[in-house]
Molecule: c-di-GMP-I riboswitch aptamer
Organism: Hydrogenophilaceae bacterium
RNA sequence: AACUGAUCAGGGCAAACCCGUCGCGAGGCGGGGACGCAAAGCCUCCGGUCUUGUGAUUUGCAGAAGAAAGCAAGAUAGCGGGGUUGCCGGU
Numbered sequence: 001a002a003c004u005g006a007u008c009a010g011g012g013c014a015a016a017c018c019c020g021u022c023g024c025g026a027g028g029c030g031g032g033g034a035c036g037c038a039a040a041g042c043c044u045c046c047g048g049u050c051u052u053g054u055g056a057u058u059u060g061c062a063g064a065a066g067a068a069a070g071c072a073a074g075a076u077a078g079c080g081g082g083g084u085u086g087c088c089g090g091u
Base pairs, nucleotide, nucleotide: 002091003090004089005088012037013036017032018031019030020029021028022027035078041084042083043082045081046080047079048076049075050074051073052072053071054070058067059066
C1' cells in the first nucleotide's frame, strides 16, 4: 500500500417503540431503549423511495372522494452506487 473480517484487545454507533422538543410534512435533535452495523464516521454527485407546493379555474363524478407525468423546494448517508477519512486483527 492492496485485499480482507474466521479469530483478539480497547471500545464505538443505535432500528422499532416511549418521552420531550422543532418542522405543514417526509423527518431532525435530546433522553430512555437495542433490531442490527466493520465505516450504521462524514459528503446528496447518480439512481431509488418519501414529503410539501404546483400541475389542478384541469380531470373525474349525480354529488363527492380521488388523480399521473413534469416542475420547484425538501427528507433519507440505517435504500443502493459513488466520493472521502479512519480503529483492531488477518493475508